[in-house]
RNA sequence: UGGGCAGUCGCCAAGCGGUAAGGCAACGGGUUUUGGUCCCGUCACCCGGGGGUUCGAAUCCUCCCUGCCCAG
Numbered sequence: 001u002g003g004g005c006a007g008u009c010g011c012c013a014a015g016c017g018g019u020a021a022g023g024c025a026a027c028g029g030g031u032u033u034u035g036g037u038c039c040c041g042u043c044a045c046c047c048g049g050g051g052g053u054u055c056g057a058a059u060c061c062u063c064c065c066u067g068c069c070c071a072g
Stems, first nucleotide, its partner, number of pairs: 001071007010024003018055001026042005048064005
């Protein structure tokens, strides 16, 4: 420098154009003598950043940033 992949809640991770599952953690409550376990509830309108397409974008296009892999 060229090509490929990835970037979503504190961590892991689904989602593939119609408004973001789940697990762990955290917080509130129940149970318990206490802790733990277990049960119930709450928790992402800046989905790496900018711009564009669309009635509508995490999802498509484009430019950039970061990481990994391949080639030279």
Transfer RNA from a Candidatus Cloacimonadota bacterium, 72 nucleotides, folded computationally. The coordinates come from a structure-prediction model, not an experiment, and the mean pLDDT is 81. The sequence was found in a public genome assembly. NCBI's taxonomy places the organism under Bacteria, Pseudomonadati, Candidatus Cloacimonadota. It matches the Rfam family "tRNA". The family's RNA type in Rfam is transfer RNA.